[in-house]
Context: one part of a larger RNA
Molecule: small-subunit ribosomal RNA, central domain
Organism: Glycine max
RNA sequence: UUGGGCGUAAAGCGUCUGUAGGUGACUUUUUAAGUUUGCUGUCAAAUCCCAGGGCUCAACCUUGGACAGGUGGUGAAAACUACCAAGUUGGAGUACGGUAGGGGUAGAGGAAAUUUCCGGUGGAGCGGUGAAAUGCGUAGAGAUCGAAAAGAACACCAAUGGCGAAAGCACUCUGUUGGGCCGACACUGACAAUGAGAGACAAAAGCUAGGGGAACGAAUGGGAUUAGAUACCCCAGUAGUCCUAGCCGUAAACGAUGGAUACUAGGCGCUAUGUGUAUCAACCCGUGCAAUGUUGUAGCUAACGCGUUAAGUAUCCCGCUUGGGGAGAACGUUCACAAGAAUGAAACUC
Numbered sequence: 001u002u003g004g005g006c007g008u009a010a011a012g013c014g015u016c017u018g019u020a021g022g023u024g025a026c027u028u029u030u031u032a033a034g035u036u037u038g039c040u041g042u043c044a045a046a047u048c049c050c051a052g053g054g055c056u057c058a059a060c061c062u063u064g065g066a067c068a069g070g071u072g073g074u075g076a077a078a079a080c081u082a083c084c085a086a087g088u089u090g091g092a093g094u095a096c097g098g099u100a101g102g103g104g105u106a107g108a109g110g111a112a113a114u115u116u117c118c119g120g121u122g123g124a125g126c127g128g129u130g131a132a133a134u135g136c137g138u139a140g141a142g143a144u145c146g147a148a149a150a151g152a153a154c155a156c157c158a159a160u161g162g163c164g165a166a167a168g169c170a171c172u173c174u175g176u177u178g179g180g181c182c183g184a185c186a187c188u189g190a191c192a193a194u195g196a197g198a199g200a201c202a203a204a205a206g207c208u209a210g211g212g213g214a215a216c217g218a219a220u221g222g223g224a225u226u227a228g229a230u231a232c233c234c235c236a237g238u239a240g241u242c243c244u245a246g247c248c249g250u251a252a253a254c255g256a257u258g259g260a261u262a263c264u265a266g267g268c269g270c271u272a273u274g275u276g277u278a279u280c281a282a283c284c285c286g287u288g289c290a291a292u293g294u295u296g297u298a299g300c301u302a303a304c305g306c307g308u309u310a311a312g313u314a315u316c317c318c319g320c321u322u323g324g325g326g327a328g329a330a331c332g333u334u335c336a337c338a339a340g341a342a343u344g345a346a347a348c349u350c
Stems, first nucleotide, its partner, number of pairs: 004321003007304002012318001014201004021194001023192001025088004031082001033081002035077009049065006091191001092188003096183004103177007110154001114150003118146004125136002162169002206247006215241002220236004258317006266295004271290001273288004299306002323350003332343004
C1' cells in the first nucleotide's frame, strides 16, 4: 500500500490569497505517449508447478513441458487519458439595471450616566456586610439644587435578525472604499476547483515609544472570615483597559465538523430580491433564486445525533491521526526587543 480514519473516542491548519503539483465541461479532427492486442528476441542452470521415469515405497534423483509476467524490436486498433487543430456555452468571468447591510477606513457632532472641582441649602452621620471593621465626615461628609471639566462606553430600537474570509462589526451624520444578492441576457470562451512551499489578515493578554487616565481593576496595602486564608467578602489601589506608531502571532481562534461540484422526501419560520393573480394601495394566496433557522423521511452513526447549510450518495485537491504518561518538555534550527512562538524526538514507565 492492497484496505482504516478525523462532530464528541487520536486526528480539519485560526482564516484567506495564491506558486509548483496532482485534478478538470461539451462537439469534431490529428497523432499514437499512456492503454489494448498479433508476431518475435530475451529473462543461464538449479528451484517452484504439471505430466512421466528410476531407487521395493517415500524422501531423493531424473526426462519433458508450460501458463502468467518483465523487458527490447516490429505490426495493428483508436473507445478512454494525453497531444494537435477548429469550434460550443451550461462552469467561470466582464459589462449593464437594481438592491439590502453594526463590512472597512477617515472626519464631525450628540444625549444619559459616572467621577472630580466650584458655589448655595443643610447639620450628623455616610458607606459597606451574613454580621462587622478598615474607609469618608463638624477643617461640614452623605442628601439636594445650580455651574464647569474629563475620560470611557453607546440604553430603548434589538430579533431565534443583518454584514464580513476569519478575527470581528451597533449613538447620529458626512466623505471615501471592498464584497454579496437579484434581474435581463450583451461580451470573453474552460479562462476552473484545490493548493505543498510562500504571502496577507488575525480576539484577549503582553512588549517598545509618546499621549491619556472617568470607571473598572492583575500586582500591592489594609479590614474581615478562618485552625491557617498568600483566597472567596469589604475599603483603597499600580500596571493595564483608551488613543497614535510599531512588535507579538497565540485562544474551547468552536459548528470542537477543510475547500469545491453534482445528486437525494417533506412541513414550519425568517432576511434580501424577482415574478403571477389581485388591488386605488398595502396585505392575502402561489411561484423562482440566494442567505439564515427549526422539525423531520430515506440513508448514515458505537451511541448521542446528522439529515438539500449532511455527519447521506459520489468525484477532485489539501491538512492531520496511529495506546496513556514522559511531553508540546529536551536538543538543534528559524523567528521575536523580550515574554515566548513555530518545528519537535528518545530513554524510561504503565